The prediction has a mean pLDDT of 76. Two RNAs folded together computationally: RNase P RNA and transfer RNA, 467 nucleotides in total.
Formats: sequence, C1' cells, structure tokens
RNA sequence: GGAGAGGGCCGGGUGGUCGCUGUCCUUUCGAGGGCAGAGGAAAGUCCGGGCUCCGCAGGGCAGGGUGGUCGGUAACGCCGACCGGGGGCGACCCCAGGGAAAGUGCCACAGAAAACAUACCGCCCCACCUCCGUGCAAGCGGGGGAGAGGUAAGGGUGAAAAGGUGCGGCAAGAGCGCACCGCGGCCCCGGUGACGGGGCUGGCAGGGCAAACCCCACCCGGAGCAAGGCCAAAUAGGGGAGCAUCUCCGCCGGCAACGGCGGAGUCGUAGGAUGGCCCGUCCGAGACUCCCGGGUUGGCCGCUAGAGUUCCGCAGCAAUGCGGAAUCGAGAGAAAUGAUCACCGGCCUCGGCAACGCGGCGUCACAGAACCCGGCUUACAGGCCCUCUCCGGUU
RNA sequence: GGCUCGGUAGCUCAGUGGUAGAGCGGGGGACUCAUAAGCCCUAGGUCGUAGGUUCAAAUCCUACCCGAGUCA
Repeated sequence: GGAGAGGGCCGGGUGGUCGCUGUCCUUUCGAGGGCAGAGGAAAGUCCGGGCUCCGCAGGGCAGGGUGGUCGGUAACGCCGACCGGGGGCGACCCCAGGGAAAGUGCCACAGAAAACAUACCGCCCCACCUCCGUGCAAGCGGGGGAGAGGUAAGGGUGAAAAGGUGCGGCAAGAGCGCACCGCGGCCCCGGUGACGGGGCUGGCAGGGCAAACCCCACCCGGAGCAAGGCCAAAUAGGGGAGCAUCUCCGCCGGCAACGGCGGAGUCGUAGGAUGGCCCGUCCGAGACUCCCGGGUUGGCCGCUAGAGUUCCGCAGCAAUGCGGAAUCGAGAGAAAUGAUCACCGGCCUCGGCAACGCGGCGUCACAGAACCCGGCUUACAGGCCCUCUCCGGUU
Repeated sequence: GGCUCGGUAGCUCAGUGGUAGAGCGGGGGACUCAUAAGCCCUAGGUCGUAGGUUCAAAUCCUACCCGAGUCA
C1' cells in the first nucleotide's frame, strides 16, 4: 500500500424569528413569563417478564413450544464459554445440533431392485441341442440356442443402490482373508458435562426423511392498559329463555286431603365458572345466569424513578453478579416535538495540478413515543474509532 | 394500541411434499340470413417477497411485504 475479519460509536451543530404539547408562576382574566419536550431502532408485534383482572390457577388427556453441554438471568426461542460437524490460506463465519438398532408412514420419474433386499446387461461353472473349423475317428477349438445354478467385481438407472482403498484369494467373484481408514461393543484415563485420548475386541450391525406422524427430556392457566378501579352522566331497572328436592315456622283458602304466598335452613339438582374434554374444586334460585335490543361516549387514577443510566472497586475467561458514588424530569388526546432565515458541516455537478471557487440539495439516512422493561428481527445517506488476519513493497 | 385471519390465471376458488387445476371471462373456428346458447380448439401463472429444511416446496420452517376482521 492492497484485500479482508470482528467489535464499538455518531448519525447534523450554533444563533435569531414565528408557532405546537405538557407543567409551574404571575394576572387587570385579555394575557404574560419560566422550565421540559422522540429513537437506535420509538418499527415488526416475533419471543420472555413485570403489572392488572378472571367463583384459585389442582390432576389427567389433548394442545402449543424448546432441543449439543455447562453457566448467566426476573424470564426467554436471548446472551456467554466450551464441545461436535461444515466452510475459509487465515483473522473468523455458519449449524432447528436429542432419537431412524421403539413403532407407523413417504421416497415421484427412471431402474432388476428404494429396504424381509434383489438380479436387467454382464462374468463364471455344469449338463443338453445345434452350426462352423480341423481330423479317418475319438477328440480339440470356436459360435448360437434353450435349461439349472454361482456371483455382486464391471455396466446401466437414480438425489440416494447394503462400508472405502490396496494386496491376496477364487471357476468367476465376494470382509472370503489381511493392512490402513470408517463403524459397533467392552475397559481404562482426562473433563462438572457435551466430549476427547488410549487399549482390547467384533468382519460389520446396516439407505434417506423427525422444519412427516411419533418417542424422549424440559417448559406453558387465560386474557390483555380498549387490562382494571373510582366519580359523574344516561336509561324503560326494556324484551326473550332458564329456575329442581326436602324439612320447619307463619298467614290465607278449605270439613279434610291439600293448595297458594312469605320466611329460615338443608341437599347441592337444572344451569354456570374453571381457555378444549374428563375428574376435581367453586357459585348455585339470586334484583342470578345466558341471549337480544337501547342509552352514555365526560372526568380522575392506572402513568411513568425503573430488572434505569454513567463511573469506580471486587468476583468471574466471559455473559453477568455484588458493593459504592453520581445522575435522571414527554407522558396528553387520535395524539405536540414544527416552519423559516443566517453561518458552519455534509453530499452532488462543473472548473482547477492543487489549495479552493461558482452553483445545486433540508428527499441531508431509516424512521418516529401511546402501560413499562429484557431480547430478537427488520430498515438505515454518510462518517469516526479500536483489535486482528492474509498478500505485496521498502528498510 | 392490542388480538385474530388471509394472499394461487383477468374474477371466484380447489390443490397441503412428486408434471399447477376447475368454473366464469378472453382469443380462434364451425353452425346461422344474423345474434345468442350449445359444440370444437386455444392462450394466459415470479403460487405476495426473500432465506432455510428436503433428492424434490404452492405445500414444511423463519423473517419481511400487502390486505381484511375484531376488542372499551
């Protein structure tokens, strides 16, 4: 100097004028003044939690989610470190990374065969028929046909074909035998563990797919601030459906059996709640439950100081934790955070060797709070910083 | 603001691992004096976009984009 890898940060600045939202102060009630006022993603709403409510939230089934190991955390599908696999010369990056020797299912087309293995071409052996050559003949050599077997080397099909390479072996072949690699089992050592290393042993179990059903382990009650609470206002306490058993008391009717009304209690029926089902639990005749329709669309709280931010120290490889100090100020409603001018900065065009100059651009990035927080993901003009790798040059 | 669904031909929809389909509509032909219906033939698809799993994806998974519905 070139090409890269990982991480962090900024993402316009200053001033004037005019506005907007909140809050405080003053007030002659007209207004005036002070202070504060978007983000790293406020976004997507994809995970996790706080908070609030739901006749408790328990068990089982179903359903959903996660998936190497060990840690971190309020929790997570997040983060850290490590292990294994893959990629890169390297810094480093990627992996839904449990189980296919539990079971079921699928593997189109092609192909003999797609999983109890099998045999299309081929190769080899046996016996038969036939033809040709040779020969006096027996026979020998070669070709063809049909038959019975052996084989899985080679060819061919496919995304994928029952370990790979080499040597031996064989009629031809083959883990048939051997060496190395791969794989399974057992043992030892190291590690908390995933796993790694070593030794012995078995010729070798057996394709792929679990982001197919499934199995294993672990996790999950539901709803969401339009949650929910209070006040005010409004309305017809509207319409429909549901309402069981027993005991006692009182009143009324009746000659009586009994009936009606009211009250107290029992059982816990109908029904309802518990996200779906079963059990269990709870409510249970009440101005109750379900459905339909109508009215009100005002105010206050929830509401913003919190798993907050920064710095220092200690523990830890780290994520992070503990301790100390300092610091913080949008919180309304369909909703403010804006407009303009000047200077500086940035980008673009042109001119110039260059310094620089004329001109243009506020579309000069993405975007923008609505209960809060931890993550992930996605979007982002331009710029800055730190660490590291490879290549080339010079000394 | 929260929650729940959907996206396949011009329109309405089916297809849920193995060659993308149906009806209507469009174009052409034949029939008819002419038109319609009926008949024959035919064109038309980034399966919303991108990545992943798989031999293979409209279909399974993830992230985005767009469009609906619903809740005081």